[in-house]
A computed fold for a 150-nucleotide RNA from Koleobacter methoxysyntrophicus, annotated as c-di-AMP riboswitch aptamer (ydaO/yuaA leader). NCBI's taxonomy places the organism under Bacteria, Bacillati, Koleobacterales, Koleobacteraceae, Koleobacter. The model forms 92% of the base pairs in the Rfam consensus. The RNAcentral record of the sequence draws on Rfam. The prediction has a mean pLDDT of 77.

RNA sequence: ACUUUUAAAACGCUUAAUUCUUUUUUAAAAAAGAAGCGGGGGAACCAUUUUUUGGGGUGAAUCACUAUCCCCAAUCAGGGGAAAGUGUAGGGUUAUCUCUUUCGACCCGAAUCCGACAGCUAACCUCGUAAGCGUUGAAAGGGAGGUCGA
Numbered sequence: 001a002c003u004u005u006u007a008a009a010a011c012g013c014u015u016a017a018u019u020c021u022u023u024u025u026u027a028a029a030a031a032a033g034a035a036g037c038g039g040g041g042g043a044a045c046c047a048u049u050u051u052u053u054g055g056g057g058u059g060a061a062u063c064a065c066u067a068u069c070c071c072c073a074a075u076c077a078g079g080g081g082a083a084a085g086u087g088u089a090g091g092g093u094u095a096u097c098u099c100u101u102u103c104g105a106c107c108c109g110a111a112u113c114c115g116a117c118a119g120c121u122a123a124c125c126u127c128g129u130a131a132g133c134g135u136u137g138a139a140a141g142g143g144a145g146g147u148c149g150a
Base pairs, nucleotide, nucleotide: 011134012133013132014131018035019034020033021032022031023030024029036129037128038127039126040125041124046119052116054117055114056113057112058111063087064086065085066084068082069081070080071079072078090108091107092106093105094104097143098142099141100140101139102138103137
C1' cells in the first nucleotide's frame, strides 16, 4: 500500500414500516396506548354482465422465447413437470438541505396471502407499522435554510 473478516458510531438506501407516552425490566427487549404513514372490507351513482378455463389481495415484480433433462403418448403430431438462460411490461440507486428533468453507469424484475369469496364506493368496520442492505458520475432548472459583508 492492497485485499478479506469482525465490532462500534455516524450518515445513507429499498419499503407503509417512523416518532412519542406509560408499565415491567440492569439495559436491550416485551406489553399497552397515541400520532403519522400504509393496506383491506364496505352504499347510491356508474361500470361489469361471464362465474374449474375458478376468482381475488399485498407488491415494481408482468409477459415472451430458447435449448437441456425427466414423464405420458408413440405412426406422427403433441402434452405435462424440473432447474437454468436470454429478453421484457414495470421498478430502484447514482447523498448539494430538498424537489424535478436529461444523459451515462450499476441493479431488481421476487415472494406470499385469502379459501369458493370481495368492481368502484360516502358513512362505517378492520388490519399493518416488519425485514433486508451500503448506491456519493455529469449537466440544467426550481425551492428552502445558513454564514459573511453593506